The RNA shown here (c-di-GMP-I-GGC riboswitch aptamer) has 87 nucleotides and comes from Candidatus Vecturithrix granuli. The model forms 91% of the base pairs in the Rfam consensus.
[in-house]
This record gives sequence, C1' cells and structure tokens, in this order.
RNA sequence: UCUGAUAAAGCCAAACCCAUCGUGAGGUGGGGACGGAAAGCUACGGGUCUUGGUGUUGUCUUCACGAAGAUCGCCGGGCUGCCAGAA
Repeated sequence: UCUGAUAAAGCCAAACCCAUCGUGAGGUGGGGACGGAAAGCUACGGGUCUUGGUGUUGUCUUCACGAAGAUCGCCGGGCUGCCAGAA
C1' cells in the first nucleotide's frame, strides 16, 4: 500500500421491551441481537424525516419556497484506527 474469510484478539449493536429527555423526527441508559471490517469520528454534498413560517390549493388536504432541527446503521466526501493475509 492492497485485499477482507466459515479464522482469531477484541469491538459495536437493528427490530422489540423498560426507564428517561424532547411538541416531534429522535437522543440517552438498561435488556436484547438483525447485522457491521470502520456500524469509530465529522452534518461537508445529496437523500429521507420532524416542527414552525410564507404562498398556493380549498378543507382538514396538495404543492412550492425558505427557516430551525433529526438521521453518519441511506449514499458519497474528509480524518483516524484493530486483526489477518499478500506485496
């Protein structure tokens, strides 16, 4: 530097349940494992989602614009890193 297996030392933990925080998307802690070779960090680009606002439609809805947020286990970018094999 490249590659990533039915190996190995370890690591993380989806859904769901409980507690708690938040209007919400969701966060945190505990239980629990579907999975993961960056499922470590970073909201930088795109996506998705939430809550207000404005306009539109016209009735409980639709669409657009913009704001504030959420998500890194949606994709990409950036930074860093374990093990094994090869060069």